[in-house]
């Protein structure tokens, strides 16, 4: 330099055009003599950044930054 995969909640990952979800972690409660486990509930993300298309974009297009893999 070229090709490919990826960037979404604190962490690991979903959502393939229609108001972004789950597990774990966290707060509160129930249960227990107490702890753990278990159960319930709550909070948490302007989707890497900047543009474009569209009535509507995490999703499609362009640019750019970063991470991983391959080729030279």
């Nucleotide at each position: 330099g070229c090709c490919g995969a990826g960037g979404u909640a604190g962490c690991u990952c979903a959502a393939c055009g229609g108001u972004a979800g789950a597990g774990c972690a966290g707060g509160c409660g129930c249960u227990u003599c107490g702890u753990a486990a278990g159960c319930g509930u709550c909070a948490g993300g302007c989707u890497g950044c900047g543009g474009g298309u569209u009535c509507g974009a995490u999703u499609c297009c362009c640019g750019u930054c970063c991470u991983c893999g391959g080729c030279u």
Model confidence (mean pLDDT): 83 of 100.
The RNA shown here (transfer RNA) has 72 nucleotides and comes from a Minisyncoccota bacterium.
Its Rfam family is "tRNA".
NCBI's taxonomy places the organism under Bacteria, Bacillati, Minisyncoccota.